[in-house]
RNA sequence: GAUUAGAGUUUGAUCAUGGCUCAGAACGAACGCUGGCGGCAUGCCUAACACAUGCAAGUCGAACGGGCCGUAGCAAUACGGUCAGUGGCGAACGGGUGAGUAACGCGUGGGAAUCUGCCUUGAGGUACGGAAUAACCGCGGGAAACUGCGGCUAAUACCGUAUGUGGCCUGAGGGCCAAAGGAGCAAUCCGCCUUGAGAGGAGCCCGCGUCCGAUUAGCUGGAUGGUGGGGUAACGGCCCACCAAGCCUUCGAUCCGUAGCUGGUCUGAGAGGACGAUCAGCCACACUGGGACUGAGACACGGCCCAGACUCCUACGGGAGGCAGCAGUGGGGAGUAUUGGACAAUGGGGGCAACCCUGAUCCAGCUAUGCCGCGUGGGUGAUGAAGGCCUUCGGGUUGUAAAGCCCUUUUGGCGGGGACGAUGAUGACGGUACCCGCAGAAUAAGCCCCGGCUAACUUCGUGCCAGCAGCCGCGGUAAUACGAAGGGUGCAAGCGUUGUUCGGAUUUAUUGGGCGUAAAGCGCGCGCAGGCGGCUUUGUAAGUUGGGCGUGAAAGCCCCGGGCUCAACCUGGGAAUUGCGCUUGAUACAUCGAGGCUAGAGUUCGGGAGAGGAGAGUGGAAUUUCCAGUGUAGAGGUGAAAUUCGUAGAUAUUGGAAGGAACACCAGUGGCGAAGGCGACCAUCUGGACGAGUAUUGACGCUGAGGCGCGAAAGCGUGGGGAGCAAACAGGAUUAGAUACCCUGGUAGUCCACGCCGUAAACGAUGCGUGCUAGACGUUGGGCAGUUUGCUGUCCGGUGUCGGAGUUAACGCAUUAAGCUCUCCGCCUGGGGAGUACGGCCGCAAGGUUAAAACUCAAAGGAAUUGACGGGGGCCCGCACAAGCGGUGGAGCAUGUGGUUUAAUUCGAUGCAACGCGCAGAACCUUACCAGCCCUUGACAUCCCGAUCGCGGGGAGUGGAGACACACCCUUUCAGUUCGGCUGGAUCGGAGACAGGUGCUGCAUGGCUGUCGUCAGCUCGUGUCGUGAGAUGUUGGGUUAAGUCCCGCAACGAGCGCAACCCUCGCCCUUAGUUGCCAUCGGUACGGCCGGGCACUCUAGGGGAACUGCCGGUGACAAGCCGGAGGAAGGCGGGGAUGACGUCAAGUCCUCAUGGCCCUUAUGGGCUGGGCUACACACGUGCUACAAUGGCGGUGACAGUGGGUCGCGAAGGGGCAACCUGGAGCUAAUCCCCAAAAGCCGUCUCAGUUCGGAUUGUCCUCUGCAACUCGAGGGCAUGAAGGUGGAAUCGCUAGUAAUCGUGGAUCAGCAUGCCACGGUGAAUACGUUCCCGGGCCUUGUACACACCGCCCGUCACACCAUGGGAGUUGGUUUUACCCGAAGCCGGUGCGCUAACCGCAAGGAGGCAGCCGACCACCACGGUAAGGUCAGCGACUGGGGUGAAGUCGUAACAAGGUAACCGUAAAU
Repeated sequence: GAUUAGAGUUUGAUCAUGGCUCAGAACGAACGCUGGCGGCAUGCCUAACACAUGCAAGUCGAACGGGCCGUAGCAAUACGGUCAGUGGCGAACGGGUGAGUAACGCGUGGGAAUCUGCCUUGAGGUACGGAAUAACCGCGGGAAACUGCGGCUAAUACCGUAUGUGGCCUGAGGGCCAAAGGAGCAAUCCGCCUUGAGAGGAGCCCGCGUCCGAUUAGCUGGAUGGUGGGGUAACGGCCCACCAAGCCUUCGAUCCGUAGCUGGUCUGAGAGGACGAUCAGCCACACUGGGACUGAGACACGGCCCAGACUCCUACGGGAGGCAGCAGUGGGGAGUAUUGGACAAUGGGGGCAACCCUGAUCCAGCUAUGCCGCGUGGGUGAUGAAGGCCUUCGGGUUGUAAAGCCCUUUUGGCGGGGACGAUGAUGACGGUACCCGCAGAAUAAGCCCCGGCUAACUUCGUGCCAGCAGCCGCGGUAAUACGAAGGGUGCAAGCGUUGUUCGGAUUUAUUGGGCGUAAAGCGCGCGCAGGCGGCUUUGUAAGUUGGGCGUGAAAGCCCCGGGCUCAACCUGGGAAUUGCGCUUGAUACAUCGAGGCUAGAGUUCGGGAGAGGAGAGUGGAAUUUCCAGUGUAGAGGUGAAAUUCGUAGAUAUUGGAAGGAACACCAGUGGCGAAGGCGACCAUCUGGACGAGUAUUGACGCUGAGGCGCGAAAGCGUGGGGAGCAAACAGGAUUAGAUACCCUGGUAGUCCACGCCGUAAACGAUGCGUGCUAGACGUUGGGCAGUUUGCUGUCCGGUGUCGGAGUUAACGCAUUAAGCUCUCCGCCUGGGGAGUACGGCCGCAAGGUUAAAACUCAAAGGAAUUGACGGGGGCCCGCACAAGCGGUGGAGCAUGUGGUUUAAUUCGAUGCAACGCGCAGAACCUUACCAGCCCUUGACAUCCCGAUCGCGGGGAGUGGAGACACACCCUUUCAGUUCGGCUGGAUCGGAGACAGGUGCUGCAUGGCUGUCGUCAGCUCGUGUCGUGAGAUGUUGGGUUAAGUCCCGCAACGAGCGCAACCCUCGCCCUUAGUUGCCAUCGGUACGGCCGGGCACUCUAGGGGAACUGCCGGUGACAAGCCGGAGGAAGGCGGGGAUGACGUCAAGUCCUCAUGGCCCUUAUGGGCUGGGCUACACACGUGCUACAAUGGCGGUGACAGUGGGUCGCGAAGGGGCAACCUGGAGCUAAUCCCCAAAAGCCGUCUCAGUUCGGAUUGUCCUCUGCAACUCGAGGGCAUGAAGGUGGAAUCGCUAGUAAUCGUGGAUCAGCAUGCCACGGUGAAUACGUUCCCGGGCCUUGUACACACCGCCCGUCACACCAUGGGAGUUGGUUUUACCCGAAGCCGGUGCGCUAACCGCAAGGAGGCAGCCGACCACCACGGUAAGGUCAGCGACUGGGGUGAAGUCGUAACAAGGUAACCGUAAAU
C1' cells in the first nucleotide's frame, strides 16, 4: 500500500438456530438455436478395446571382402554409383500412455560403499605374429518363413606373444593387465590401447512431507539382528549356512478401497478447498505374465526366448504378428481433427566430410473448444410517414428508427508490389503477412430473459387443462409466472442449458462455531498412557528468536521494461518461492539437568454432625387369615349398579393366635453419599466429608482416550418366602364398540440369599478442576469474640430464595454462574429413514453397545409475541338459567319451504342471521316459466334520408284465439317564423350505426342490508420499555348500564364508539282560539244548537322542570352506593331514532348502477291459453279450537290511531243476510268510514255437547272484459278431526305478558300476514351452581383456514429404494499340495573343435548335447479348504412416497384417564 458485499425460503408476525436454493469465477467440455473475419492457443477425459494400409532408426566404402551397373582401358586394373553381407557406432535418446503403484514412487534436504560409451583435459603407448568366418560359388531340404552340407576369402571381426607410463590384487615377497588401423601427394587428420582428473548421466542409502476406512487390532518366518560366506559397478537378508529371540503397531502396524507424484491449474480477502489436460521435471508401462541375452547403459514400445489369449497365412507338415509413435479404421460414447507438406529453421543419430535418416520438430488442414481484436456502417433527417401493438378513442409506442439527402470503405472482392524468419548458400510455410490502387452501403446478428431473488410490461389465447419451475411457487375465466404477439432488459459471433470444481458456507469454525431449553455433557466414580501444571537460584540451548551461507530447475503468478498497428500472445530483468539444510549469536518464556522454598496437595493430634455402607438382633401400630365369644340380615362397592361375600351366620364387635411386608408422628427446598440411592430401635465392623490447631513431607498436582468398578425399576437363573399390593388373566359394569378408564377377584412379581442384566425424562435436561468478580434474607455443621444469656457480630464448610454488574436468541443464569480466565476429557453438524440394518463385542434370554446407506422432504426444531380456543381459572353482564305467565310440538285450516310431480310448476333466500322471507296483496295483467301463433332497426333512445302535416279520439264492420291485417264513418286540422318544402314537433316508410336481454358471474364490483350487538369496545400521536414481533397508555384498587367516573401508575394527550345534543309520552307556565271547548251571562226546537266567552279540555308553537342539587349513613376526605325529604317525575323517568374498528369471499347482477363474458329473424319483442294455486309425504310460522274465566241470547256504557273526491258515503227504504237502493254532507279538529270489543244481565250444566267449526250440497251477493282451472262474502243444510297435546322447544320483568277489539298500506276484488292504535290488565325474579351468548384479566397450547382446528396408528391400493433368504453366478485374495516352460546357475561332456603348448601322439581351453525325478528359484495351469466383495433369487420384514378409501381418537386445552422415560406382558 492492497484486501473481506449478500439475497430468497419454516411464522399471523418476531428474534435466534438450521438446512435447502440463488447471484460470481472457472472448464481438454457436451447439447440447443445462431454464425462475418483475423491472431494466439487447444482438441479420445470413455475401451491400457481391437487394428487394414503407409510412414515413425538408421548410418558409415576414410574398417572389410564381394555381386551388379557405368566410365576409361586390348586386358590386368582404376574410378564412380549401387546392393546385400562382415565390422563399428546408434538403436537404453527422441515420441506415446497413466494400466499398475499409498511406495524412498514422488517432493524437499542430506549422505557414502559405486559405475559411466560419446565429450573436455593431463600422462604414456600403438611392437611382433596367428587362425578363422559371412558374403560368394556348388549341391540340397521346405508351400512359406527359413535352412543344411561342402568349398574360397578380407578387416578397425577374433587369438597369442612382447612392453608396462600407469592401474588392479597382495601374505608386501610378489602376481596380473593393453592396442587397429584408415584417409590424404603431403603437412597432417580421424581412430585404437593403458591410466588420472572433470563435466554430464546413472545406481544406492537416510530425515521430513505425501488420500479414505477401526463396521480392518494385532502383523511378521528371511521375518529382526549377529557371525561367516556367496553375489553385485556398489552398501545391504540381496542370497546362503549357523546362532540369538527378535522386528513393526493405537504417534494406527496389517488389511480393504481409491490414486501416477511434482512444478503448477482453478477458486478464495486470506487460511484453505478441489484438481494434476496442454508445457516442464521424475516414475511406471509397451497385447497379458515370466525370463534372461547383448551392451557403458535395457531386463529393452517399432530386440530375443517361453507360456497364455487373440488375429492372420498355410500345400495342414508348419509359420507370422503386437499403433499407450504420426496419420487413419472399426468399436465404445454426450463427446475430441488430415491416411497433408518439409527437413527451410531448432534439435537428434551416423559419417573426416559431402550427405543420409528423423510423423522429434517446423508448418499447413479441420473445429466459435477457449482467450484476444475487428466489423456488420457514419452524419443529417418530424408530417413524428406507412405498417404493427396498446388505448381512457384524446392519443401513446415502435421512433431518428425507416424512407430521403450527404459521406466513409474496416472486412470481404478484383488488380499490382512483396518480405523478416537465412551471419555465405539453402524457404515447407507462401505469392503468405504487409503495402498500394479500384468499385460499391455494398457481403455480415443472433441468443437468453422480463412474478420475487434479478435489470426489463402490456394485450390476446388457455382455464389445476396444456404447460412452467434454480428456490419460493405460478395455472381452477380478467395469468406482468403457461403459449403467442407488441414492447423492453441483458449479453453479443455468440447466447442459453446440462455437467463438474471452488466461492458465497463462520454450514467442520487454526484464522473462525457450538453443547440448560434449538443437534450436542458419557448414569457415576477410580485410574494406566497421554495432555497441562506453584515460588525461587543456576546450567544447557533441542523448542523460540536475530544475522550469514547453501538450496528452493525452467516455465507459470506478480512488478518494471521491450516486440507483433492494439490486445491475447511472445520476450529481458527483478521480486517472490511463506520450505529445508549448515553456521554464528540471544536466553524472557516453556522444556530438560542440578539445588532450594511452602501458598497447591498430603500426613498427624484431639473434636463434633449425619436416613453414608455391611452383616446380626429387637420392637410396636396396621392389613389379612385362622380359632373362640357376642350378634343378625345384610355387607361390600359405585356416578349409578352388578359381579362378589353372607342364614352352612357374613359385615360389625371382643379376646387369642399365625405370618409377611413396611416403618405413622418426629420430618424440615433438613442431613449423608460419586451417582444410583439412603428413614423404627440397639450394639458391632467400616468409608467419606467438616471445623479448630500443632508438627511434618516438599509440587507428591489437575484431567483422563482405552481399561476397571458401582449402577433405580422392570426382567432372567437357582433355592426360599408370600400378609398387603398387583402386570397377565377372569368376571361385572360403561359404551356404537370398550381386548381401557370404574368395580369384584387374581398369578407372576414385589421380599430374602447367591449369580446375571447395565438400561431410565439415570435431570440441575448444566462434565471435572483452579483463580477472580456487588449484595440481601433463610436454613444446616463447626469455631472465635462480645453479651443484659434474649441474642449480636464474625470466619470456614454445605444447602436454598431474591437480586446487581456481566451474560443470553429470548426465557433466564447470576460467588452452588449459564459471568471473566486457564487446563483436560466427552459430544454436535438439517428433518425423516434410524439409534434401525449388516458386521463386531457382551448377554442364559430379553436385549445392550458400537453404528451406516439407499431413498425422501424444504423444512424439522427453540424462545418469545398477538390472537383464537379449552369438557383451565377468576370477576361481571344478558328473559341466559332459575322463579312465573302464556304458547309451539298432537287436531282442522291458512301460509311459506323441502321433496315429488309436471310441458311449466319462473327465480332468489338455506343453522342462529332461509322457511306469513323478496311478495304493502299471481283469475287476465303482474310474469321473469311452459305450449302455440306472430314481428325483426324492433315495445323503448339518438343520428341520417324520403313522404305527410298532424297526431289523436269516438263509433260500427270482415277474418282470426288474439296479437294483427283489411276496409268505413264522425270529430278536430300543431308551433315559431327572417315567409324559404327555414326551424322545431309529430306520424309513416327506408338503410345502417345500434337498441334490447329478470341471460351468466354477489367468488370481478358500487350501493343497500343482515349478523355478532346498542355488546363496550376499537385505535392514534408523542414519550418510555423491548434486538424484534410488540408492550405501555387500555393493566391495577374501587365504581358504573357503559374504556361511566374516581384514585393509583412511564406515561401524557387525542380520535371513532358510550353518554348528551334529536323525536315522543308524563307535570307546569305562556302564546293562539276554528271546525275544538262551555266555568260564568242570555236565548233555545234542549242538540255548545245560537249569542257570547277563551277560564277549562284539547290542538300546536315557545318555555320551565331533575342536577345525586339537599339531609343522614357508607366509602378512602374520591367516584359512587344505600336510605330519606321535597316533587308530576329520582338517580339513564318510559319509549324511539341513532349501530365504533371489524367478522361472516354472509345476502342481493331479479330494485338500481356497473366490469367482463354470452344471445342478436333471438336468450330480444307482441299475443292467446296454461303454469307460479299440482300432492303418497316432511318441516317452519300462524289462525280457530278442544269449552262453563265458556257458548248462545239480551243489554246497548266507555277509546285511540288513522283514511276519504275515479273517494268516504249519512239519513230514509228493500232483503233473513251478503247486499241493493238512495244520495245529504265532506278536498275534512266541521261531513263520512264509526258499530268499538272484552264488559254487564239471562240461559245452557260437562256431553264430541247449544263446544268445535273443517268438509260437502244447494241457492245467492259483490268486484271485475272475465271468478272453470283460481276470488271474497251471505242464507239454508251438512257437522270431520279435536276432550289441552311425546321427546323437545319459544316469548315475556310492567302499563309488560295475557286478552279484547279498532285503523291503515298494498288493492277493481281478495289477509288468519304485515304495520299501527287504544281497552282490560297480571304473576314472578331466592339467586348466578348449571345450559346458551357476550365483556375484562389470567393460564395452557403441537391451533393461526385459528377446535367445524390440529393430528396418530393398523388395514386396503399404487410406486420406489432397502434388510433377510434355500441357493446360484462372478471378481479378488490367502493357505496347503500337485505340475513345473524358458532362463540363470552347476555338473557332465566318450560327440565336435582354427588360434595357445607340443616334432608328433596328445594336452589346455571352448562348443553342441545331456543331466540336475526337483541342488535351488519360478510364470502359466491344476486340486482342496477358506476370507472378502459384488450380481441375481421363490418367499419374506419393516421403511418411504402418493387431493378427496376403511376403522377408530392415541397426542396437542386438565385433549376429556396429565403427559413422558426405562422395562415387562397382552393383542
A computed fold for a 1467-nucleotide RNA from an uncultured prokaryote, annotated as small-subunit ribosomal RNA. Its mean pLDDT, the model's own confidence on a scale to 100, is 85. Its Rfam family is "Bacterial small subunit ribosomal RNA". RNAcentral holds the sequence, with entries from ENA.